Background: Predicted 3D model of a 686-nucleotide part of an RNA (large-subunit ribosomal RNA, domain II) from a Bacteroidales bacterium.
Context: one part of a larger RNA
RNA sequence: GCCGGCGAGUUACGCCAACCAGCCAGGUUAAGCAGCAUCUGCUGCGGAGCCGUAGCGAAAGCGAGUCUGAAUAGGGCGAUUUAGUUGGUUGACGUAGACCCGAAACCGGGUGAUCUAUCCAUGGCCAGGGUGAAACCUGUCUGAACGCAGGCGGAGGCCCGAACCCACUAAUGUUGAAAAAUUAGGGGAUGAGCUGUGGAUGGGGGUGAAAGGCCAAUCAAACCCGGAUAUAGCUGGUUCUCCCCGAAAUAGCUUUAGGGCUAGCCUCAGAUGUUGUGCUAUGGAGGUAGAGCACUGAAUGGACUAGGGGCCUUACCAGGUUACUGAAUCCAAUCAAACUCCGAAUGCCAUAGUUACUAAUCUGGGAGUCAGACUGCGGGGGAUAAGCUCCGUAGUCGAAAGGGAAACAGCCCAGACCAUAAGCUAAGGUCCCCAAGUGUAGACUAAGUGGUAAAGGAAGUUGAAUUACCCAGACAGCCAGGAUGUUGGCUUAGAGGCAGCCACCAUUUAAAAAGUGCGUAACAGCUUACUGGUUAAGUGAUUCUGCACCGAAAAAUGUACGGGGCUCAAGUCUGCCACCGAAGCUAUGGCUUGGUAUCUUGUAUACCAGGGGUAGGGGAGCGUUCUCUCAGGGCAGAAGGGUUACCGAAAGGAGGCCUGGACCAGAGAGAAGUGAGAAUGCCGGC
Numbered sequence: 001g002c003c004g005g006c007g008a009g010u011u012a013c014g015c016c017a018a019c020c021a022g023c024c025a026g027g028u029u030a031a032g033c034a035g036c037a038u039c040u041g042c043u044g045c046g047g048a049g050c051c052g053u054a055g056c057g058a059a060a061g062c063g064a065g066u067c068u069g070a071a072u073a074g075g076g077c078g079a080u081u082u083a084g085u086u087g088g089u090u091g092a093c094g095u096a097g098a099c100c101c102g103a104a105a106c107c108g109g110g111u112g113a114u115c116u117a118u119c120c121a122u123g124g125c126c127a128g129g130g131u132g133a134a135a136c137c138u139g140u141c142u143g144a145a146c147g148c149a150g151g152c153g154g155a156g157g158c159c160c161g162a163a164c165c166c167a168c169u170a171a172u173g174u175u176g177a178a179a180a181a182u183u184a185g186g187g188g189a190u191g192a193g194c195u196g197u198g199g200a201u202g203g204g205g206g207u208g209a210a211a212g213g214c215c216a217a218u219c220a221a222a223c224c225c226g227g228a229u230a231u232a233g234c235u236g237g238u239u240c241u242c243c244c245c246g247a248a249a250u251a252g253c254u255u256u257a258g259g260g261c262u263a264g265c266c267u268c269a270g271a272u273g274u275u276g277u278g279c280u281a282u283g284g285a286g287g288u289a290g291a292g293c294a295c296u297g298a299a300u301g302g303a304c305u306a307g308g309g310g311c312c313u314u315a316c317c318a319g320g321u322u323a324c325u326g327a328a329u330c331c332a333a334u335c336a337a338a339c340u341c342c343g344a345a346u347g348c349c350a351u352a353g354u355u356a357c358u359a360a361u362c363u364g365g366g367a368g369u370c371a372g373a374c375u376g377c378g379g380g381g382g383a384u385a386a387g388c389u390c391c392g393u394a395g396u397c398g399a400a401a402g403g404g405a406a407a408c409a410g411c412c413c414a415g416a417c418c419a420u421a422a423g424c425u426a427a428g429g430u431c432c433c434c435a436a437g438u439g440u441a442g443a444c445u446a447a448g449u450g451g452u453a454a455a456g457g458a459a460g461u462u463g464a465a466u467u468a469c470c471c472a473g474a475c476a477g478c479c480a481g482g483a484u485g486u487u488g489g490c491u492u493a494g495a496g497g498c499a500g501c502c503a504c505c506a507u508u509u510a511a512a513a514a515g516u517g518c519g520u521a522a523c524a525g526c527u528u529a530c531u532g533g534u535u536a537a538g539u540g541a542u543u544c545u546g547c548a549c550c551g552a553a554a555a556a557u558g559u560a561c562g563g564g565g566c567u568c569a570a571g572u573c574u575g576c577c578a579c580c581g582a583a584g585c586u587a588u589g590g591c592u593u594g595g596u597a598u599c600u601u602g603u604a605u606a607c608c609a610g611g612g613g614u615a616g617g618g619g620a621g622c623g624u625u626c627u628c629u630c631a632g633g634g635c636a637g638a639a640g641g642g643u644u645a646c647c648g649a650a651a652g653g654a655g656g657c658c659u660g661g662a663c664c665a666g667a668g669a670g671a672a673g674u675g676a677g678a679a680u681g682c683c684g685g686c
Stems, first nucleotide, its partner, number of pairs: 001686006011096004016091008026051003032045005055062002065077004099237002102234001106227006117201009126191001128160003131156001136151005164188003168185005203219001205215003240621006250263005264369002266366007275359001276357002278354007290342001291340002296336003300332004307325002309322004372397010402413003417590004422586003428580003431564003437577001439576006450566001456550002460547002463544007477534005483507003488502003513528001517526002591611008599602001622675001624672007632664002640659005646653002
């Protein structure tokens, strides 16, 4: 891992509700007793007790009333409307382990120091080598000593190094040879040494040269049994089928935030019987969008001007002046969630009508939900960031399959009862992949734009408009001229059109600047404006506009239409026609739910409207084991096992054949250890 088996809402008592049954102003017995019965029992007796028939009050108490109260007042709760009770079944709740498995822990009583820590008692062990303390002896020295030298001696948590003890390094090992080792090195090795045997200390306790170490492969509190099914607002799991309806992810409160309670939203039963939704009309409340500046504030320019500053004047007072500042006022032009002289559309409330739709409300039983997600629109927070966050509003997903968007919960279309090799459509498509137009009419684009992006840029190109010049010849090209005073003045080393400053006149002219650019050290030189000629028909400027272009427009193998491929398109824009296209709609047949009608009252027929679905509510069934009753099968082969083309809407149910070798199915009722794929489930097999 697979297969097989086992594996989770039970039972008791109480209480509420629904349904069924008995009796009914009543209902009912409990313990117990008696009789019967082979067993769990059956029948009878038993009225204690309980519920109901009257309430109100704290109570005494009174009573269709009573309490409060001074009250014959008002008010509260009642009566005037009477249905209960006992049993059974089901649903839920309460108390119990209460659907099952799961802690870490807490407490009690015991068992452990054969591991290990420390201690006690008694034993054992430490090859060999080195170093050479004190003491002592001798000599020497001395007055005597101290000292010195030699000898002897054999001290030491001394040295080297086996046994022994340890475990510093590395490699190997890491489903090991081994739940801590091996190999090669390493440290101690007469000591605070190592070790045998026996003994002591016990769990909030021991022991500890102290690491929270060790106390039997377990230690921030050992192990075993018990309290015990501890508790678990947490995680996981929770077993057959079909039919009807079908949520929520919100509010308030919560030592509350991943849990609860009440409400909201779902379901079932009963009651009311259109009260509901939509539309139309009418009447309302309101201060948003917008707008505005009348208020409150903000804010720009100007006018006017009190005050202030500077300057002048001045003994003081006062005065003068000012490209300074500037309240208020006025003019013009603006801004605002917490401004409003104004002010919608929607929405909301009410009344009436309409009939289009089919809800709505109340009472009671049962829930689930309280992590929501994205998209459009209106906003707050953030950075007018986020697949961000928080509200409102609508939709979808959640709980929704189908078609489209290449793929793609939340986008677009559309809501799947079943069947069909039938038809029509939606979104989206119609060259091929790929169903359907290489459709039609007109235009645009040359960028593969289409098939990523901005500010900005540009004789790309389309269309529209305004304006200027133009056969008295425009625009472009070509030929020619482009001069003189003068090198203008200043400045400067120089400044001669052309470094810079100032001025920018006049003349000759068809025209020609006190000079447009290049150039020189300065001149020179080239060129432009401007003019003539030649040529011959349009040329320039501006604005708007469609589609394209560029736009450090840069990322990792080579590619940003799904691909192939596409250019009067298979791109883009504007029309038109046709077709394809879904589980939508239709057609035909069938199943089922609700309603209505009919009668031959049957879950009969017809018609109408329904049948996506998680949590969840309701309904109807299938199957397993056992019990009772009835009626049966079986050695001429039961159950079980294997196989099979049959039946049923499903759970499921027959028949045949093989196997098997002794019990078993059916109908009607009853009772449950009643259904397995999941729980890192448990046991077994492989």
The prediction has a mean pLDDT of 85.